[in-house]
RNA sequence: UUGAGAGUUUGAUCCUGGCUCAGGACGAACGCUGGCGGCGUGCCUAAUACAUGCAAGUCGAGCGCUCUUUUCCUUCGGGGAAAGGGAGCGGCGGACGGGUGAGUAACACGUGGGUAACCUGCCGUUCAGAUGGGGAUAACGCCUGGAAACGGGUGCUAAUCCCGAAUGGGAUCCCUGCUCGCAUGGGCGGGGAAGGAAAGGCGCUUCUGGCGUCGCUGAACGAUGGGCCCGCGGCGCAUUAGCUAGUUGGUGGGGUAACGGCCUACCAAGGCGACGAUGCGUAGCCGACCUGAGAGGGUGACCGGCCACACUGGGACUGAGACACGGCCCAGACUCCUACGGGAGGCAGCAGUAGGGAAUCUUCCGCAAUGGGCGAAAGCCUGACGGAGCAACGCCGCGUGAAUGAAGACGGUCUUCGGAUUGUAAAGUUCUGUCAUUUGGGACGAGCGACCUUGAGAGGAAAUGCUCAAGGUGAGACGGUACCAAAGGAGGAAGCCCCGGCUAACUACGUGCCAGCAGCCGCGGUAAUACGUAGGGGGCAAGCGUUGUCCGGAAUGACUGGGCGUAAAGCGCGCGCAGGCGGUCUUUCGCGUCUGGGGUGAAAGGUCAGGGCUCAACCCUGACAUGGCCUUGGAAACGGGGAGACUUGAGGGUCGGAGAGGUCAGGGGAAUUCCACGUGUAGCGGUGAAAUGCGUAGAUAUGUGGAGGAAUACCAGUGGCGAAGGCGCCUGACUGGACGAAACCUGACGCUGAGGCGCGAAGGCGUGGGGAGCAAACAGGAUUAGAUACCCUGGUAGUCCACGCGGUAAACGAUGAGUGCUAGGUGUCGGAGGGUACCACCUCCGGUGCCGAAGGAAACCCACUAAGCACUCCGCCUGGGGAGUACGGUCGCAAGACUGAAACUCAAAGGAAUUGACGGGGGCCCGCACAAGCAGUGGAGCAUGUGGUUUAAUUCGAAGCAACGCGAAGAACCUUACCAGGGCUUGACAUCGGCGUGACGGGAUCAGAGAUGAUCCGUCCCUUCGGGGCACGCUAGACAGGUGGUGCAUGGUUGUCGUCAGCUCGUGUCGUGAGAUGUUGGGUUAAGUCCCGCAACGAGCGCAACCCUUGAUCGAUGUUACCAGCGCGUAAAGGCGGGGACUCAUCGAUGACUGCCGGUGACAAACCGGAGGAAGGCGGGGAUGACGUCAAAUCAUCAUGCCCCUUAUGUCCUGGGCUACACACGUGCUACAAUGGGCGGUACAACGGGAAGCGAGACCGCGAGGUGGAGCGAAACCCAAAAAGCCGUUCAUAGUUCGGAUUGCAGGCUGCAACUCGCCUGCAUGAAGCCGGAAUUGCUAGUAAUCGCGGAUCAGCAUGCCGCGGUGAAUACGUUCCCGGGCCUUGUACACACCGCCCGUCACACCACGAGAGUGGGUAACACCCGAAGUCGGUGAGGUAACCCGCAAGGGGGCCAGCCGCCGAAGGUGGGAUUCGCGAUUGGGGUGAAGUCGUAACAAGGUAGCCGUAUCGGAAGGUGCGGCUGGAUCACCUCCUUU
Repeated sequence: UUGAGAGUUUGAUCCUGGCUCAGGACGAACGCUGGCGGCGUGCCUAAUACAUGCAAGUCGAGCGCUCUUUUCCUUCGGGGAAAGGGAGCGGCGGACGGGUGAGUAACACGUGGGUAACCUGCCGUUCAGAUGGGGAUAACGCCUGGAAACGGGUGCUAAUCCCGAAUGGGAUCCCUGCUCGCAUGGGCGGGGAAGGAAAGGCGCUUCUGGCGUCGCUGAACGAUGGGCCCGCGGCGCAUUAGCUAGUUGGUGGGGUAACGGCCUACCAAGGCGACGAUGCGUAGCCGACCUGAGAGGGUGACCGGCCACACUGGGACUGAGACACGGCCCAGACUCCUACGGGAGGCAGCAGUAGGGAAUCUUCCGCAAUGGGCGAAAGCCUGACGGAGCAACGCCGCGUGAAUGAAGACGGUCUUCGGAUUGUAAAGUUCUGUCAUUUGGGACGAGCGACCUUGAGAGGAAAUGCUCAAGGUGAGACGGUACCAAAGGAGGAAGCCCCGGCUAACUACGUGCCAGCAGCCGCGGUAAUACGUAGGGGGCAAGCGUUGUCCGGAAUGACUGGGCGUAAAGCGCGCGCAGGCGGUCUUUCGCGUCUGGGGUGAAAGGUCAGGGCUCAACCCUGACAUGGCCUUGGAAACGGGGAGACUUGAGGGUCGGAGAGGUCAGGGGAAUUCCACGUGUAGCGGUGAAAUGCGUAGAUAUGUGGAGGAAUACCAGUGGCGAAGGCGCCUGACUGGACGAAACCUGACGCUGAGGCGCGAAGGCGUGGGGAGCAAACAGGAUUAGAUACCCUGGUAGUCCACGCGGUAAACGAUGAGUGCUAGGUGUCGGAGGGUACCACCUCCGGUGCCGAAGGAAACCCACUAAGCACUCCGCCUGGGGAGUACGGUCGCAAGACUGAAACUCAAAGGAAUUGACGGGGGCCCGCACAAGCAGUGGAGCAUGUGGUUUAAUUCGAAGCAACGCGAAGAACCUUACCAGGGCUUGACAUCGGCGUGACGGGAUCAGAGAUGAUCCGUCCCUUCGGGGCACGCUAGACAGGUGGUGCAUGGUUGUCGUCAGCUCGUGUCGUGAGAUGUUGGGUUAAGUCCCGCAACGAGCGCAACCCUUGAUCGAUGUUACCAGCGCGUAAAGGCGGGGACUCAUCGAUGACUGCCGGUGACAAACCGGAGGAAGGCGGGGAUGACGUCAAAUCAUCAUGCCCCUUAUGUCCUGGGCUACACACGUGCUACAAUGGGCGGUACAACGGGAAGCGAGACCGCGAGGUGGAGCGAAACCCAAAAAGCCGUUCAUAGUUCGGAUUGCAGGCUGCAACUCGCCUGCAUGAAGCCGGAAUUGCUAGUAAUCGCGGAUCAGCAUGCCGCGGUGAAUACGUUCCCGGGCCUUGUACACACCGCCCGUCACACCACGAGAGUGGGUAACACCCGAAGUCGGUGAGGUAACCCGCAAGGGGGCCAGCCGCCGAAGGUGGGAUUCGCGAUUGGGGUGAAGUCGUAACAAGGUAGCCGUAUCGGAAGGUGCGGCUGGAUCACCUCCUUU
């Protein structure tokens, strides 16, 4: 005996910090649902208004009267008795019980005390007494007023009604003695004075009497209940700071039960307040209740205690008690009655009604129990109470069945179609019987007391009565209820919320940023576990969710238990009152503190234990606890008070030196400017470049002289001084502080410091001076899209002085002051000591820096000058914005300063550090990146692709680099996906059923544009003879089909950064962590290539190498290739025999590795040079593309999820279109010519291709081509001529003998078909174009350029593409710049990553707030007026039974009415205060999807930024002055955008 966290700021991290959630609770409400019982609870709002009934009466044993019934007596008039009813007089009770929470911030409440300053009916105990008289009045009768309510007059009457008198032991008062107390005063005596009662009621009796009992009077005590006073305790606002006139005190008087300014007269001038008075707002307080580990926080329903209130306000009366809920008077509002004259009323009692509201019950039963009032009692009354009713409002309990049951049924849902799941769930079988239902039985609560009877006891003369015991009688609202028994049958009984994370629980469909969800984060834009529905699942269960409120979590106001360098937070600095805290020793007190005892801390509640309802809730008993307060005894360490002492804290005196410390006065030189004069001439000045400006009226420059103001170069320092701001030439005067040395004096004199006071940069203000330079504003010139700026030329306030004001800064070390403690090292300033050669050096004190241990810190960092370890005191913080704003107040001449919110809004705003990315940051380094070159593109014509436009269609895709001669390596039909028209509908294609046919296929004819339709020719295979196979046709439905959509659902493939050198991992180490290290550094490389170093050591993917090709050599092989030698042979020819030498081919091998030498380098890696070599430092080229980026491209290559179409978005056909054409762009071809064109001659390749093919020779044609066909499936034959070149010749600079577009004519070829729309040839035609603006591309060597050749596709069609070889350059100083990239570093407010982020005005919409001429209310005071009821005072000539005087009449006393006065509620008037609402207009603020203008900030943000102030400007903002670093960086105009 007791403590859990999570989500959300970021790319990620740690921290700070807010928001949100999970828990518990409720007098609840709302939604859906609802079987039973027990126990509780039930107007939180309108203290709003109330119909009706009831809620306080009772007593005949206090009194008189009257009525009814019965009965008795009777003189018949009447009288008596009993029972019952009625009002009245009288007594007690209506001050309790019951309700409510308006008011109240107060002695109202709680707690503990005081009352020597008080009262107390009924009750208990005790003592004493109760004698003798008098008077009136209601009821009632009569008369009378009024509608009523209610009266008036007169007459009669009783009492436990009223009034004198007697009696006085107590008690009260006066005088007095003794005694006690701190005081007022108390206690005990003596004497004196005034002051009571119901001779009642009833009963008994031995009856002139006595007794009992209930009452009555006086007194004492008790008990109970109250009154008053005091200490302490418990709300908010200081933007409420001063309040107070009966106020504070005194004296006299009054008043009260009692103290008291409670009231009054007089006197004094006090009293309260920062320890929060006064004011305003809010609120009944507590036991307790909820929550919490606790400390706390919140609440004050039910139950209990106290208070206050009773329609609103005021007032008293009666009484023991009231200023009185169901009493009275007055005023007011409201309602009702009325005959209009006048009256009546008060549910915040129980029910109930209306209203309000989200919302809260029956006009029930009973006094049987408990309690209360009255009564002697019976009893009466009791909406207190006991019960029942309604309501899942709460808590607790029970049930809705149990066991078995696999064909894992049907159905549902999902599905990968196999199945899975719902699910032992159901059905079925076997059982049970709670609750509900029906029937029967059936309580406890009832004990006392009462009545009847009997017995006993004390007392008494006895009896009644009293006490005790026994028996009997009667009394139950709940209720025929609880409970018990029986019957029957699973029969009548389950819902609600949730299922993205937090948070337990997942799929399908629908929807498509819509509809909607949402507590926070956030879901939804076609595959949504987040919306809606369904299936399934999870949770709770007669309930479940939602909303609201409180506590918790929240250490998020931190006492327990937080912070303030940079996150919010140290006052700009000092002095100092109050306050808080305080050195050493002795002694005392005992206030705090500790400890023992006593009292109190009500009950209920809580906890523990036990007990009772079948359990539980609930109830009962006991114990504990109730942290507090009061009281008493003790202790004396510590804190505190008193007394005394001390010296170490603090201060003083003496000696000494240092210093831009302060104030005032005087003085000096350098420089700028101006003035005068001289010399001198055309410029000066200024800038990125300029211009404005100055200058021939002589500037600038230079010399001399003069004037004036401001600031004080060098010294100068990371240095010194000061509290801070701040202080800098020299001298003097006055003056503050600190330091060192020695240890003389005082003796805690100290520290901090709310308020307060003083000082306080720059800018600013006032008055008066001064004014050289500089310079806000302003002007001009530039820059610019603009330029209210940056730059330039001028220039006024100001800057300076004196006096005054102001009081703010990034007033910063962003670090309050003081004290003590806690490693060192090193520099410097001042002083001292030791030491020594006056050095060096060592030590101490004080200051000022740096580096660092422990420790601290979120990290950065701090670290004896702490941000460490502790103590004391002060200030400050509590999410961001709104906002340091508004309002109010204080200060100021003003500017403004100080103090300082809220509404509303957001889910963050932040700090430090990390990884990236970026920078108009830095360093290093690459790349045809620039530069240096060569050739181009951009201009022309044409080709081709694209955009646009057009069209019936011009199918679709590709979009910066990285789309655009791209998909397409071949659009006339086809292709083809597009359009028009014509057809088909199980389909052009696949599988399956049935029927039919025997074919299928082919051929032919006709119609038609064709698809298609009709007709004709012809007729399979196997067989066990049953049939089977195959094909076609018809038919049915499953299905086919789709180049329809989504590349942002995908696979695969591809592009790009980039062939860039990078990208990572394991282990270890460092860091709280993200992460770092490795991978950085020094070298080097093409390279993260290698070496060295190193808390790293290794490894992987990349690089390189391995592969292909090319370059050299060798070996083997040798046809179709080759031919040196031998031979044959030709006109010629490897043509032939042969050869294997050569070329070549194929296969294989060698070769290159910085291996060798020299130098450089670090003894490395490597680099430079050289040798050798065919080749040299990667030999050239190719293939090869790391982790990843771009939601990059492709659903039209293919594949594929989902969606969509199904007589069409499918399919077939004909024709058309994709080929259009005012334009624009990309890529190319051909050119513009003489390094050329034409013509003739002539030479040399390589890669390749060929059978529906290549096609030789020959012949024809000018030619394209044709005829024809040898050879060749090819090292063999063919395509095949290579071209540029070379040799000749011509042309002579011209729109040409350049150029070939365009067009005409004539042809060729392919093909079913060249009109739209092919290619080629010949002839003719002969356009633009004379080298191309801004801009821009490729290329570093066998490259560019130039020349031709081949191939794929293909019937045909090539300027494109892919290859091949021929000829064959120029240039690279170099890395400043442009672009891209790599590494390191730096800044960052970026992370969708600079195509980023982001500021302000303006415009629009909405929201809350401020100001506002005024206007409408509320509240509390104040002044005056009026003044009800009523108390008090005065008067009381009117009225008047008791007492007194008096025979009486009458008088007196007393009392009353009336009148007067003070006070006084409501009301009225007035000026203020305060608060709330409305308000034309206005001000800023917040929010909102893509509006407008600019570009201020974040990078050096392109003028570093920011703070204060002044000024100017559409706006961000600019500029001046001073300040800060929280500024980058080793140096050339400006600028914008990218959602």
A computed fold for a 1539-nucleotide RNA from Ferroacidibacillus organovorans, annotated as small-subunit ribosomal RNA.
It matches the Rfam family "Bacterial small subunit ribosomal RNA".
NCBI's taxonomy places the organism under Bacteria, Bacillota, Bacilli, Alicyclobacillaceae, Ferroacidibacillus.